[in-house]
Context: one part of a larger RNA
RNA sequence: CUGGGCGUAAAGCGCACGCAGGCGGACUGUCAAGUCAGAUGUGAAAACCACGAGCUUAACUCUUGGCCUGCAUUUGAAACUGGCAGUCUUGAGUACCGGAGAGGAUGGCGGAAUUCCUGGUGUAGCGGUGAAAUGCGUAGAUGUCAGGAAGAACACCGGUGGCGAAGGCGGCCAUCUGGACGGAUACUGACGCUCAUGUGCGAAGGCUAGGGGAGCAAACAGGAUUAGAUACCCUGGUAGUCCUAGCGGUAAACGAUGGGCACUAGGUGUCGGGGGUAUCGACCCCCUCGGUGCCGCAGCUAACGCAUUAAGUGCCCCGCCUGGGGAGUACGGCCGCAAGGUUGAAACUC
Numbered sequence: 001c002u003g004g005g006c007g008u009a010a011a012g013c014g015c016a017c018g019c020a021g022g023c024g025g026a027c028u029g030u031c032a033a034g035u036c037a038g039a040u041g042u043g044a045a046a047a048c049c050a051c052g053a054g055c056u057u058a059a060c061u062c063u064u065g066g067c068c069u070g071c072a073u074u075u076g077a078a079a080c081u082g083g084c085a086g087u088c089u090u091g092a093g094u095a096c097c098g099g100a101g102a103g104g105a106u107g108g109c110g111g112a113a114u115u116c117c118u119g120g121u122g123u124a125g126c127g128g129u130g131a132a133a134u135g136c137g138u139a140g141a142u143g144u145c146a147g148g149a150a151g152a153a154c155a156c157c158g159g160u161g162g163c164g165a166a167g168g169c170g171g172c173c174a175u176c177u178g179g180a181c182g183g184a185u186a187c188u189g190a191c192g193c194u195c196a197u198g199u200g201c202g203a204a205g206g207c208u209a210g211g212g213g214a215g216c217a218a219a220c221a222g223g224a225u226u227a228g229a230u231a232c233c234c235u236g237g238u239a240g241u242c243c244u245a246g247c248g249g250u251a252a253a254c255g256a257u258g259g260g261c262a263c264u265a266g267g268u269g270u271c272g273g274g275g276g277u278a279u280c281g282a283c284c285c286c287c288u289c290g291g292u293g294c295c296g297c298a299g300c301u302a303a304c305g306c307a308u309u310a311a312g313u314g315c316c317c318c319g320c321c322u323g324g325g326g327a328g329u330a331c332g333g334c335c336g337c338a339a340g341g342u343u344g345a346a347a348c349u350c
C1' cells in the first nucleotide's frame, strides 16, 4: 500500500416479476455462534530482530531471548451482529369513501378524406416539374352533381397536458379489467429492499399459415437529371403496411442517467386531490399531498452542466467498464422455420 469508475470520455441489462443469496425498523428478556479479554497447550529447525560471544575485523558462526501476527482447549464479558422468546407502530400492507386518466382487452357505431364503380352534366385537355417527359384522355378523361362499394387512419379539442414498468397509448359508446392518487378512521404487526439463475412483456422491420388490400410504398419498370446516375425529382408498382393465430427478441429500446430509503435554500408554471380564508356563489388568496416542467443556492463536475424528479450527502442490493483496430468478428454452446439472436476470444497491428 492492499483500486478507480459508469449523463456526454470505456462502462446502467430495453422493461418488469421474482426463487436462492446479500442487506434490513423500535423496545425488553435470554443464549453466547460472530466479537472482545484472560489462562493453558501447540505454533520443528533454519531464516528474521535484539543483547552478548568466537575466528586479528567483516562476511560467517555460536549462545540466550524475542518473533512465529495462527490454531485448539478452557474461564469469563454481553455493547454491537446473529439465534430464540415476547411486545410495539413509524416501514410495508388490508378494509372504507372519493375523484382523474390516449392504461389494457373485446364488441359495436360515426363523420371527413382517398380510391374505385354506376348514372347525369360537359369538352379537350389532365397530370407532373426547376424545366420536362414517361403516364391518363375524343372508346369522352380532368372538372362538377347524385348514388353505391372498400380499406385504412381518426382534423379541430391537443397542451415541456394525461396514463403505463418499459415498449407504448389519441374519433364515439358499451362490457370486462390492471395500476396510481387524495381523504378519514379501523385493522395486520417488519409481513420489507434488492436480486445471480429463471420467467414474462417487449417499437419498427422480418418469418409461418389463413384472410384483407383504399392510400402509401422497399424491390422492380419506365421518364428525366448527369460525364455516368444501379440515386436524389417524376409516372407507375409488388411484398409490406391492416386483421386472426403463432415465431422472432432487436433499437440513438435515450433522461445516452439501474432500483430502494433517508437527508440537504428557494422562486415560478402546470395536472390530479384535500383543507383554510373569502363570497349569495363561482373566481381570487393561503396551506398541504402526489405528478410533470422551467429557473436557481450550497455542494458536485474535466468542462458542459446537475441541483428535493441530483449528476449533492450517506446506506443497501444488482448490472457493467479496464487503450484503439482486429470484432460484437471466429470457434464452440444455447435459442430460432429462416433471417439471425445471445454468450464471446486470439494471432496480428498502432
Stems, first nucleotide, its partner, number of pairs: 003322004007304002012318001014201004021194003025088007033081002035077008048066003052062003091191001092188004096183003103177007110154001114150008125136002162169002206247006215241002220236004258317006266295011299306002323350003332343004